Predicted 3D model of a 72-nucleotide RNA (transfer RNA) from a Candidatus Moraniibacteriota bacterium. Model confidence (mean pLDDT): 81 of 100. Taxonomically the source falls in Candidatus Moraniibacteriota (Bacteria, Bacteria candidate phyla). Its Rfam family is "tRNA". By type it is a transfer RNA. The sequence was found in a public genome assembly.

RNA sequence: GCCCCUAUAGCUCAACGGAUAGAGCAAGGGACUCCUAAGCCCGAGAUCCAAGUUCAAUUCUUGGUAGGGGCA
Numbered sequence: 001g002c003c004c005c006u007a008u009a010g011c012u013c014a015a016c017g018g019a020u021a022g023a024g025c026a027a028g029g030g031a032c033u034c035c036u037a038a039g040c041c042c043g044a045g046a047u048c049c050a051a052g053u054u055c056a057a058u059u060c061u062u063g064g065u066a067g068g069g070g071c072a
Stems, first nucleotide, its partner, number of pairs: 001071007010025004018055001028042003048064005
């Protein structure tokens, strides 16, 4: 330098172009308990960035950024 893959919540992962972007764990609150833990209930929290296509983009296209891999 070229090619491929990945990027969604604090972490690990989902999401035929149309769902209120979902789940588990973690954090917070509640109830229970003499107290703590476990288990129970509640609710908060995210689409890497910028353009484009589209009535509609997490999803498709282009460029960039970061990480991983291959070739030279």